Overview
The RNA shown here (Bacterial small signal recognition particle RNA) has 96 nucleotides and comes from a Chloroflexota bacterium.
């Protein structure tokens, strides 16, 4: 010096972990949401019609739960399969 073989560094692929959103579950609107509208009101000669509060019901922003599944991000996290000028680091063969 050389070689091998492992790090660092680069693609790829497939896991891990975390967080973020979506699914899904409840909870959710005196009026300013939707539907249905008890009482009650208005209109009509009348049959019939009209608004429409409370309730109820079903959501909405919004909160909480799930972590099973879908996405997206982060990762000095692991595994494989690939490159890799340099430099680290084991071994090695030659030579000094």
């Nucleotide at each position: 010096c050389g070689c091998u073989g492992g790090g660092c560094c680069u693609c790829a692929c497939g896991g891990g972990c975390u967080u973020c959103g979506g699914c899904c579950u409840c909870u959710g609107a005196a009026c300013c949401g939707u539907g249905u509208c008890a009482g009650a009101g208005c209109c009509g000669a009348g049959a019939g019609g009209c608004a429409g509060c409370a309730g109820c019901a079903c959501u909405a922003a919004a909160g909480a739960g799930u972590c099973u599944c879908c996405g997206a991000a982060g990762u000095g996290u692991c595994g494989u399969g690939a490159g890799u000028c340099a430099c680290c680091u084991a071994g090695u063969u030659c030579u000094g």
Its Rfam family is "Bacterial small signal recognition particle RNA". Rfam's curators write: The signal recognition particle (SRP) is a universally conserved ribonucleoprotein involved in the co-translational targeting of proteins to membranes. The literature on the family includes a 2002 paper in Nucleic Acids Res by Regalia et al., "Prediction of signal recognition particle RNA genes". It was read from a public genome assembly, where an Rfam model found it. Its mean pLDDT, the model's own confidence on a scale to 100, is 86.